[in-house]
RNA sequence: UUCUUAUCAAGAGUGGUGGAGGGACCAGGCCCGAUGAAACCCGGCAACCGGCAAGUAUUACUUGCACAGGUGCUACUUCCUGCAGCCUAUAGUGGCUGGAAGAUGAGAA
Numbered sequence: 001u002u003c004u005u006a007u008c009a010a011g012a013g014u015g016g017u018g019g020a021g022g023g024a025c026c027a028g029g030c031c032c033g034a035u036g037a038a039a040c041c042c043g044g045c046a047a048c049c050g051g052c053a054a055g056u057a058u059u060a061c062u063u064g065c066a067c068a069g070g071u072g073c074u075a076c077u078u079c080c081u082g083c084a085g086c087c088u089a090u091a092g093u094g095g096c097u098g099g100a101a102g103a104u105g106a107g108a109a
Stems, first nucleotide, its partner, number of pairs: 001109008013042001015041003021032003026082004043074003048070002050067001051065006078101001083098005
C1' cells in the first nucleotide's frame, strides 16, 4: 500500500509545554481557537486484540474483570451535505434506508 471483516449517536481534564491554526482530502455549509489551535507530555475514556475468571449448545460462543500487555480514542453523529432509492412539500426543503469515502481494531497478501 492492497484485500477481508467488525465497529463508528455513548464515554473521556479549569493539568504542563507550546504558540496560530484546527474540525481527513475536494466543494458547499456550520463551527472551534489569544478565555490559547495543531503537536508533545501527563491524566483520563473505552474494551478491538491479548490476559484472567465463570458459563454454555465447547476447535466455538456468551458474560464479567480493567489487568505492569498491543493498539485506539479523548469539541460538534465520522460536525453536516455531496451518490442511489423511498417518504414529504406548489416550491425552497425536511426525514428514513443504503452506498461511496474515511477512521480504528483484527486477520491476510
Molecule: SAM riboswitch aptamer (S box leader)
Organism: Planococcus maitriensis